[in-house]
Description
Predicted 3D model of a 98-nucleotide RNA (Glycine riboswitch aptamer) from a Paracoccaceae bacterium. The sequence was found by an Rfam model in a public genome assembly.
């Protein structure tokens, strides 16, 4: 100095799904009701990109085992902003080769 591999950072960019129903609460009203909706607690639906988990080539000591994902399941997370976010890029430190 290239390049691969790992790790790091309040660094950038990053998608999908109900601001669904009902409680509680609060706000107007004599009342019936009508507005709102962060949390919380429940009930239906619905998403997959923290994290789990499952398998096929193929490989083996061939009973049976090992092995991937961005596929698949959704346990777990999420479905109005936020925060999270695989996964690219940037920078930085460490092996590794040339």
């Nucleotide at each position: 100095u290239u390049g691969u591999c790992a790790g790091g950072a309040c660094c950038g960019g990053g998608a999908g799904a109900a601001u669904c129903c009902g409680g509680c609460g609060g706000g107007c009203g004599a009342a019936a009701g009508c507005c709102c909706u962060c949390a919380c607690c429940g009930g239906u639906g619905c998403c997959g990109a923290a994290g789990g988990a499952g398998c096929a080539a193929c490989c083996g000591c061939c009973c049976c085992g090992g092995u991937a994902a961005a596929c698949u399941c959704u346990c777990a997370g999420g479905c109005u902003c936020a925060a999270g976010g695989a996964c690219c890029g940037u920078c930085c430190u460490g092996a590794c080769a040339g």